A computed fold for an 81-nucleotide RNA from a Planctomycetaceae bacterium, annotated as c-di-GMP-I riboswitch aptamer. The prediction has a mean pLDDT of 85. Of the family's consensus pairs, 95% are formed in the model. Taxonomically the source falls in Planctomycetaceae (Bacteria, Pseudomonadati, Planctomycetia, Planctomycetales).
[in-house]
RNA sequence: GCUCGACAAAGGCAAACCGAUCGUGAGGUCGGGGCGCAAAGCUAUGAGUCUCAUAUGAAAUGAGAUCGUCAAGCUACCGAA
Repeated sequence: GCUCGACAAAGGCAAACCGAUCGUGAGGUCGGGGCGCAAAGCUAUGAGUCUCAUAUGAAAUGAGAUCGUCAAGCUACCGAA
């Protein structure tokens, strides 16, 4: 350095739910909360899922949401086996 990930240490993130707020919505932000997480850090690039509009029998097209669904790319703390 790479791989890997301890019943290690330090530090970190924060599901459901609740309050406030923004959005038609999926959802976002802030506070509380803590189910979990070794990339639960970043990027919607591919797939998935979800929303809205057109249309509607279904599909399709367009615009969005989600990185805590998976993959890919980039970056990163600690150091036992």